Context: one part of a larger RNA
RNA sequence: CUGGGCUUAAAGCGUGUGUAGGUGGAAUGGUCAGUGUUUUGUGAAAUCCCCCGGCUUAACCGGGGAAUUGCUUGGCAUACUGCCAUUCUUGAGGUCGGUAGGGGUGCGUGGAACUCUUGGUGGAGCGGUGGAAUGCGUAGAUAUCAAGAGGAACGCCCGUGGAGAAGUCGGCGCACUGGGCCGAUCCUGACACUGAGACACGAAAGCGUGGGGAGCAAACAGGAUUAGAUACCCUGGUAGUCCACGCUGUAAACGAUGCCUACUAGGCUACGGAAGUUCUGACACUUUCGGAGCCGCAGCAAAAGCGUUAAGUAGGCCGCCUGGGGAGUACGGUCGCAAGGCUAAAACUC
Numbered sequence: 001c002u003g004g005g006c007u008u009a010a011a012g013c014g015u016g017u018g019u020a021g022g023u024g025g026a027a028u029g030g031u032c033a034g035u036g037u038u039u040u041g042u043g044a045a046a047u048c049c050c051c052c053g054g055c056u057u058a059a060c061c062g063g064g065g066a067a068u069u070g071c072u073u074g075g076c077a078u079a080c081u082g083c084c085a086u087u088c089u090u091g092a093g094g095u096c097g098g099u100a101g102g103g104g105u106g107c108g109u110g111g112a113a114c115u116c117u118u119g120g121u122g123g124a125g126c127g128g129u130g131g132a133a134u135g136c137g138u139a140g141a142u143a144u145c146a147a148g149a150g151g152a153a154c155g156c157c158c159g160u161g162g163a164g165a166a167g168u169c170g171g172c173g174c175a176c177u178g179g180g181c182c183g184a185u186c187c188u189g190a191c192a193c194u195g196a197g198a199c200a201c202g203a204a205a206g207c208g209u210g211g212g213g214a215g216c217a218a219a220c221a222g223g224a225u226u227a228g229a230u231a232c233c234c235u236g237g238u239a240g241u242c243c244a245c246g247c248u249g250u251a252a253a254c255g256a257u258g259c260c261u262a263c264u265a266g267g268c269u270a271c272g273g274a275a276g277u278u279c280u281g282a283c284a285c286u287u288u289c290g291g292a293g294c295c296g297c298a299g300c301a302a303a304a305g306c307g308u309u310a311a312g313u314a315g316g317c318c319g320c321c322u323g324g325g326g327a328g329u330a331c332g333g334u335c336g337c338a339a340g341g342c343u344a345a346a347a348c349u350c
Stems, first nucleotide, its partner, number of pairs: 004321003007304002012318001014201004021194003025088007033081002035077004041071002049065006091191001092188003095184005103177007110154001114150008125136002162169002206247006215241002220236004258317006266295004271290007299306002323350003332343004
């Protein structure tokens, strides 16, 4: 390098948009670049291979052939690929009409709970645990009633349910806004797929500036437990958790399964559309499209299992793997305020 692989053995970039590149639907005509065939010149000799011959054989040597898979000249062929031209509608997109949704952003608003403040009632405990203690309380706590303040999260509905590219998204209302699905078959006419770089988004924690701070709670303090207890349990408690703007760019970022297309038995469940049947309507039933699940034939798989949502059968493009440790480390580069991220070895060792 080829062959071989990537759910769990090493291996799918966290996700998308998209540049170059690679690949690309149906028909007709042209061209003949690729391609095929034939031909011209060349591809030194020796070597290798085949045949014949010479040293008694052999090594060795002489002669002939083949090979040198390449480059090149001219002709011919035109199926396929390319290029050029014209056309098409099934891929893709658009238009119109519907439709479901925690999709996103901003603004407003609601009740329950909690903590605090003030006042009333009340009068000795409360709290906490396996049991206790630290803690709170006669300066009146806990409990209870009323009023007020504040921040955060949205119970039931909630579902094997829905939406989103992923991260993720759940009280209610309004405004702005992205995408999907279904139907019509009206328009464009291959406008497509993938995508090295690039760019954008990207949980939590963390960082910067300014706010906010109820509850919870790293660090920290105390009380217990214990041989010890830098823990588990308890009482407190600061960053943080929340908001705005900026940074960080990582996760078991998981379906541990890249994206797109086509094909390949069935059965069941709920969700979103459309059509039809019954029917007053709803429900229900049938068909069909879309996504979400469970089981399962063939097939695949080392097995577990996967199985029209493939890990089946094929095609296109990208990413990645090559024994364990050393190591996702050092060095260098680059990004970052930092923490650190990305890229990424070797010696040595088993």
This is a predicted structure of a 350-nucleotide part of an RNA (small-subunit ribosomal RNA, central domain) from a metagenome. RNAcentral holds the full RNA, with entries from SILVA. Model confidence (mean pLDDT): 87 of 100.